[in-house]
Context: one part of a larger RNA
RNA sequence: UGCGAUAGGUGGAUGCCUUGGCGACACCAGGCGACGAAGGACGUGGUAAGCUGCGAUAAGCCUCGGGUAGCUGCAAACAAGCUGUAACCCGGGGAUUUCCCAAUGGGGAAACCCGGUUCCGGUAAUGCGGGACCACUCCAGGUUGAAUCUAUAGACCUGGUAGAGCGAACCCGGUGAAGUGAAACAUCUCAGUAACCGGAGGAAGAGAAAGCGAAUGCGAUUCCGUUAGUAGUGGCGAGCGAAAGCGGAACAGCCCAAACCGUCGGGAUUUAUCCUGGCGGGGUUGUAGGACCCCAAUGUGGUACCACAACAGUUAGGAGAACCUUAUGGAAUGAAGGGCCAUAGAGGGUGAAAGCCCCGUAACCGAAAGCUGAAGUGGGCCUAGGGUGUUCCUGAGUAACACGGGACACGUGAAACCCUGUGUGAAUCUGCGCGGGCCACCGCGUAAGGCUAAAUACUAGGUGUCGACCGAUAGUGAACUAGUACCGUGAGGGAAAGGUGAAAAGUACCCCUGUUAGGGGAGUUAAAAGUACCUGAAACCUGUCGCAU
Numbered sequence: 001u002g003c004g005a006u007a008g009g010u011g012g013a014u015g016c017c018u019u020g021g022c023g024a025c026a027c028c029a030g031g032c033g034a035c036g037a038a039g040g041a042c043g044u045g046g047u048a049a050g051c052u053g054c055g056a057u058a059a060g061c062c063u064c065g066g067g068u069a070g071c072u073g074c075a076a077a078c079a080a081g082c083u084g085u086a087a088c089c090c091g092g093g094g095a096u097u098u099c100c101c102a103a104u105g106g107g108g109a110a111a112c113c114c115g116g117u118u119c120c121g122g123u124a125a126u127g128c129g130g131g132a133c134c135a136c137u138c139c140a141g142g143u144u145g146a147a148u149c150u151a152u153a154g155a156c157c158u159g160g161u162a163g164a165g166c167g168a169a170c171c172c173g174g175u176g177a178a179g180u181g182a183a184a185c186a187u188c189u190c191a192g193u194a195a196c197c198g199g200a201g202g203a204a205g206a207g208a209a210a211g212c213g214a215a216u217g218c219g220a221u222u223c224c225g226u227u228a229g230u231a232g233u234g235g236c237g238a239g240c241g242a243a244a245g246c247g248g249a250a251c252a253g254c255c256c257a258a259a260c261c262g263u264c265g266g267g268a269u270u271u272a273u274c275c276u277g278g279c280g281g282g283g284u285u286g287u288a289g290g291a292c293c294c295c296a297a298u299g300u301g302g303u304a305c306c307a308c309a310a311c312a313g314u315u316a317g318g319a320g321a322a323c324c325u326u327a328u329g330g331a332a333u334g335a336a337g338g339g340c341c342a343u344a345g346a347g348g349g350u351g352a353a354a355g356c357c358c359c360g361u362a363a364c365c366g367a368a369a370g371c372u373g374a375a376g377u378g379g380g381c382c383u384a385g386g387g388u389g390u391u392c393c394u395g396a397g398u399a400a401c402a403c404g405g406g407a408c409a410c411g412u413g414a415a416a417c418c419c420u421g422u423g424u425g426a427a428u429c430u431g432c433g434c435g436g437g438c439c440a441c442c443g444c445g446u447a448a449g450g451c452u453a454a455a456u457a458c459u460a461g462g463u464g465u466c467g468a469c470c471g472a473u474a475g476u477g478a479a480c481u482a483g484u485a486c487c488g489u490g491a492g493g494g495a496a497a498g499g500u501g502a503a504a505a506g507u508a509c510c511c512c513u514g515u516u517a518g519g520g521g522a523g524u525u526a527a528a529a530g531u532a533c534c535u536g537a538a539a540c541c542u543g544u545c546g547c548a549u
Stems, first nucleotide, its partner, number of pairs: 001548009015534001016499002020470002022467007029459002031166002039100003042055003046078002050074002061094006070082003105114003115134007136163002138160007170201001171199005181188001185235001211218002222249005232240002253451003256395001260281009286429001288394004292389001293387003301382003305379004311373005317365002323338004339356002341345001347359003400424007410436001431446005486493002506533001509521004
């Protein structure tokens, strides 16, 4: 030195465990914010570094309920206290709530600096201390007021529980790629996707036919299945890709503008009236309807708006059956013996494995206060017929057309229908649009105003339940001071790190020593498992023994 054996060390695999994750379902909730949010900074404890809580009233104050014998968070210890005059704890309501931040008196390198007006305190007076208000935009009302006479723009004042910012996805709109595919690539595709911007709601959007499309026609919208990878479209390549109809889910329909009438104001005027604006009545559609004129009717039904509201839910809770003994053991829940409950044998804990030890579980009960829903009640609102005449009304820079685009499954195509940037520019019910070029016939509908629940989409958050999901190199990056430590100028990147024991019973006392290190006794414990702590593999290191060199 090697090999083997053995005794240890080192190391932290494996096994077991779980406080943390992951996924799903159901219900709730679907917002917070100038009444200052979300998120932070700095403070705040007797001792206080971190986390948590809170805000100069600072691990808290008041009140109403619940609930209980202990309490002063994680988190020990000492000190000092609180508490049956009900603390601590849980829930409802309220008070306080520094500074930054939309941040809003002005500024600013966030958590800082500097003001103005007014009121109060204080001083001999100033300095000083405290309270309130002072941003912008929009809306409403008012005052004033140019070029320019009336006016308007503008300026100013008052009022507003108006807006602003934040938030996971879902929704609508605007702007809008590229990698890719086409086995290259340009039309095309990816894709109107990602990203960015604007806006809203608990859903949004769409929606009561100027529809569908050809049948004995249907009858708002949305969503699902099918039709169907069909009809089509397409360097007819790659690809893209309907609709009617049918079967389901859910169902709900309405209001204006105008004609006409009335009223108030403004302007013009030949004082007859006309034009125009506000308000009220009237009226709302395609078997055309309405106005005007005539006849008839006085009561029926509805409601998506507002208020109240039995009751229900929710934000604390209450009560809740039934077991002992023997032996073993450190400990009984296991074994043996004998019982009991069960609308409860879900689950968890307890010194090993417990229906009956504890917490619970089944069934049942409960709210002073807040919130939500709601039968019903009241209010508000809506609600009708027939006829003659054919005088009036029925949404205009609109429809349509031309050019340029977009969107329709549809790439300009025979390309309709829909949207619109530029230009041109109708008709008025004997009207107008559509039925995939266009024309005729025949049908369908009634544009150029608006509202509308449900069926549908999503889950940041709350509650409950579940898992042929993970079990500390797994599962979230994070089971632990985790988006922490640390890295980076910054955007950003981003860890490692769980387990004594049933209980600290966490080794009194003695000894070795320079030593608060370590060790030897002694003691605790079932066991040292001794806080470098469950188990404790391998690599690696050491001692001893054997063999070999």

Large-subunit ribosomal RNA, domain I from a marine eukaryotic metagenome, 549 nucleotides, folded computationally. Rfam family: Bacterial large subunit ribosomal RNA. Model confidence (mean pLDDT): 84 of 100.